[in-house]
Context: one part of a larger RNA
This record gives sequence, structure tokens and C1' cells, in this order.
RNA sequence: GGCGUUUGGUGAAUGCCUUGGCAGCAAGAGGCGAUGAAGGACGUGAUAACCUGCGAUAAGCUUGGGGGAGCCGGUAAUAGGCUUUGAUCCCAGGAUCUCCGAAUGGGGCAACCCACCUGACAGCUGAUUAUAAUUGCCCUCGGGCAGUUUAUAGUCGGUUGAACCAGGUACUUAUGACCUGAACACAUAGGGUUGUAAGAGCGAACCCGGGGAACUGAAACAUCUAAGUACCCGGAGGAAAGGAAAUCAACAGAUACUCCCCUAGUAGUGGCGAGCGAACGGGGACCAGCCGAGCCGUGAAUGUGACCAGAACGGUCUGGAAAGACCGACCAUAGUGGGUGACAGUCCCGUAUGGGAAGCAUGAUCGGACAUAUCAAGUAGGGCGGGACACGUGAAAUCCUGUCUGAAGAUCGGGGGACCACCCUCGAAGGCUAAGUACUCCUUGCUGACCGAUAGCGAACCAGUACCGUGAGGGAAAGGUGAAAAGCACCCCGACGAGGGGAGUGAAACAGUACCUGAAACCGAGCGCCU
Repeated sequence: GGCGUUUGGUGAAUGCCUUGGCAGCAAGAGGCGAUGAAGGACGUGAUAACCUGCGAUAAGCUUGGGGGAGCCGGUAAUAGGCUUUGAUCCCAGGAUCUCCGAAUGGGGCAACCCACCUGACAGCUGAUUAUAAUUGCCCUCGGGCAGUUUAUAGUCGGUUGAACCAGGUACUUAUGACCUGAACACAUAGGGUUGUAAGAGCGAACCCGGGGAACUGAAACAUCUAAGUACCCGGAGGAAAGGAAAUCAACAGAUACUCCCCUAGUAGUGGCGAGCGAACGGGGACCAGCCGAGCCGUGAAUGUGACCAGAACGGUCUGGAAAGACCGACCAUAGUGGGUGACAGUCCCGUAUGGGAAGCAUGAUCGGACAUAUCAAGUAGGGCGGGACACGUGAAAUCCUGUCUGAAGAUCGGGGGACCACCCUCGAAGGCUAAGUACUCCUUGCUGACCGAUAGCGAACCAGUACCGUGAGGGAAAGGUGAAAAGCACCCCGACGAGGGGAGUGAAACAGUACCUGAAACCGAGCGCCU
């Protein structure tokens, strides 16, 4: 040095576990905000930091309800306290709520700086009222009147105030009042002051509107496609939008709108390429019509809901431990689930079932106040240029309109895919409208041939953290002692170390906090054999 075997170190795979995720289902909720939001900064505890809670009343104050023995959050320890005169805790109201932030008195490099007005408070002063004292007069000795000054207290004024405290002071829109005020005499427009109300910002998707690409495809590329998509902007609601025919149909009729399945990849459209792509009609979901369909109060009933009641088991054996095995019982409108020293219907929390305050939500009923519209012109149509319609200008109807024009008046007007006639059908140029439909930042319950720590959310753990980047932004790793800390008193070696050896705990310490299991790579040691 090699081989074999035994035994270690290192290392973290694997197995088992789950506090966390993922995907759904059923309900709820669908907003919060100038009464100052979302999100933060800084504080706040007897004791350092962080998280959580809270706000100078600061892990809290208060009211009502629940509950019933312990409590002072994660968080140990000590100190000091609270609590059957009902604490801690849970539910629902109220109060407080520093500073920043739409941030709104002005400014600003967010959490800071600088103001003004008014009030409160304090001092001085004036008036007035009451009481008391004092002087004079009257006096029935209770008291009354007048005056002076003083003291105390109340009310109403004026003035001053270094600091502290409270309230107000942004902009826009609407509206009321007042003062002003042109062209232009009255006036009006406009300007100013002041009162009242609203708006502003944030939020995941869904919705409507205004703008609006390119890559790509066409095997190149320009019409076309991608696509009215991505993206930007505005606006709203729990849904939004749409909506009660100037609609379709075809001689028979249907009857608002929305959504789904067919019709149908059909009819069409299309450098007739790539592609795009209906409608009539039928079957369903839901149904509602109207002209302010509402407003203010009342509040039956239902839901939510802290919480309350809630059945039934013992023995023996094994074991560290019984829920296991054996024997014998019981409950069940409860044998979903979780926990307990191994696997528990009957040990604990629960579960079925029954009950439940306040607040909140929906809102029957009844009462009240007010209201009771209207027939649509620079419109329809036309020319030019565009756009939307499945329809790329086409034979191109229909709809919208930048521009130029421009009717009729129900004896009228629009449409029925150029256009004309007949026929049929409807009434534009005002408005509202539930349900069926779309979505899930969020709450509750339940489910899973979903994951099980390189998986599952990026994040099971103090994670959008550490760290990287000027910044926009990017973005980790990291779970497991034990049933219970019983977390090794005491002794020894050592530096009053690190680490180890005894002793002790424990079922186990090769479970010792570098902690379950502990594979392999890699590195040793003992023994045997070979060189």
C1' cells in the first nucleotide's frame, strides 16, 4: 500500500410527522376615507431588543352581555400586584387615539420647520348684583333707608400676556347671504367676503367608455392577421353594461334585454391567400314593465351570534406509559374530528340535537311628507372623408360622424340588404328599470385518487426578511430532544476554558439542546491475510 472483516468520524439522503400551502364547494361580504383611510414613523411594560397589542387615558379606560377561577400577550425569571364585592378572557357599543400620509394654515429632503385668528388660563381695570364690615338717620329694637370705602363671590365688558393647551385657517364644485361692479343709462357679466354641503385618496379581479401597439401568421411582404389584444387614461357598482321595437319575419306570425346550447365552421367575407365568420329559426336560464316606480319613520319575522345544556366503562395481562390483547358491560337524532405517555363511541375538548342577549343585516305591516312627465330640427336624409356592422367599397343596405348641406309633420315618417311599385311592419331624433350573467383583496364552514420541508405560496421558521442594485427592481437559506426539562446536582482532567470521564434523570443520553431516524460519497482505527 491492497483485500476482507469489525468499529468509528463526517455528512446529510431516506422513512415517519405537520403548525404551512394548493385547488374547490356552500354561504356571507363586496368596500374603507376630511367624524382624516390604506400604509407607516415614533412611542408605550418594573426590567435590554424584537414580534403582537395599544396611543401621552398608550399589552390599555368605560358601558351592556357572556363566563366562573385563576390572572398580569409571545416570554422564561425575579420583584410587585389583581381576583367569588366576579378578575384575566370572549362578544357588542362608547371614549382616548402623538406625528406623517389624499394631508387640507404656509413650507418641506414624509414622520420635520414656521405661522396667524379665536378661546381657555393668568394679571390689571371698569360696570353691576349679592353678602359681610363701617358712618349717619329713622326705629315698634326684629329691622329699614342713604352714603363712603374695604373684603369675598357671581355676571357682563375693556386691555395685556414669555411659555403651555384647545378649536379654526387648503383647493374645486354646488348653493345661500352681503359688498362691489364693465362694455352700456337701469342692469347684467365679472370681482370680493362669509355660511352650508359635496368631492379629492386607497383597494384583487370582474364592468363601461376614451386612446391604442408590435413581435407573430401569411412559410418573404405592403392590404390582411396578431387585435380592438397588451398597455395608458377616465368612470361606476356589488355587479356593470343592455333593455320595453322607427325590431324581426313573410301573407303565417313572433314579441324588451342579458346569458347558455344548437343552428354552424353553415351563409358569407377574404392579396377569394393566411385567415375571419354571422343571422333567421329551435331548445333552455330568468322573466316586468314603465314615466319621481322613490323618500322619512314604525319595526312583525328570519338570519348572524360571545356562549349554554349535551348520553354511555370497568377488570386482568404486557409495557416506561394502555387507548393495545383478553373478559364482561353500556350509549347512540352523538361511531365527523382533535387531544390524552402506543390504536379511546363511553377520559378531555367536542359531535347529533335543543336553546341563545345586545348589536348588525334583510325587511312584512302600518303611518307620514311630497310628486303625478311627454310626443323630441340643425334632427332624419344627402355630398365628401373615415369608422362600426362576420361583410376588406363591393351591387352594399343598416348604424356612428369630421366637414358642407338639409326635410316632412300621423292625410306624415322609418324599415323589409342597391333601387322602384304593391304589400307587411314599426314610430327615431327624451329618460328609468329587478332577475337570469362576470369576478373574489376578504370572512365562516366543509371537502380533496392535492403537496409533505430541493415538495406545497417566494415565504410551515420574526419573509417580501437577510442580502444584491444609484434606481426601477431582484430576492434567498433556514422545520422535528423527550410523554414530561425530569435540560446532567455533585466529583475528576483541563486555563475557575473548549471538550471529555464518572455520578444522576429518563423506557432510551449512540434522545444532551451541534439533540427523531441517520444511507452514500469522503476520512480513520482494531484484527486477519497478501506484497